Predicted 3D model of a 74-nucleotide RNA (transfer RNA) from a Flavobacteriales bacterium.
Formats: sequence, structure tokens, C1' cells
RNA sequence: GGGGCUUUAGCUCAGCUGGCCAGAGCGCGUCGUUCGCAAUGACGAGGUCGUGGGUUCGACUCCCAUAAGCUCCA
Repeated sequence: GGGGCUUUAGCUCAGCUGGCCAGAGCGCGUCGUUCGCAAUGACGAGGUCGUGGGUUCGACUCCCAUAAGCUCCA
């Protein structure tokens, strides 16, 4: 220098043939059960979908550029 993969909640990840309100587990908060803890049940908070543009009536999803990480070639 060139190619490929990844980036979504605090953590680990799913979702994409373009359209429900963007989800799960763990974690966190409140309440119940307990003398208390653990465990468990119910409810809840938490996200500019790495960043910036473009296409489209509509983008996490398609296109372009760019950043970080991993990896292959030279």
C1' cells in the first nucleotide's frame, strides 16, 4: 500500500428480502415473598444502531467517504 470481517443498551449478542414502537440474556432500580441475605416472581429505567453524507415516501438494513479493532497478502 491492497483485500476481508466486526462496530446495535453498562457487558455479551440477535435483528436486515428496506416499513410494526429496535430486541434478548446478564447487569441496574422499585415492589412482593424472608427475621435478614441468597434465590425467585412482577414491574421499570437505560439506545442519536461507530461517525458524516447520499438514494428513497421511508434506512440498523442499500451506496459513498471516514474512524477504531481483528485478520490475510505484499
Record summary: Model confidence (mean pLDDT): 80 of 100. The source organism's lineage runs through Bacteria, Pseudomonadati, Bacteroidota, Flavobacteriia and Flavobacteriales. It matches the Rfam family "tRNA". It is annotated as a transfer RNA. Rfam's curators write: Transfer RNA (tRNA) molecules are approximately 80 nucleotides in length.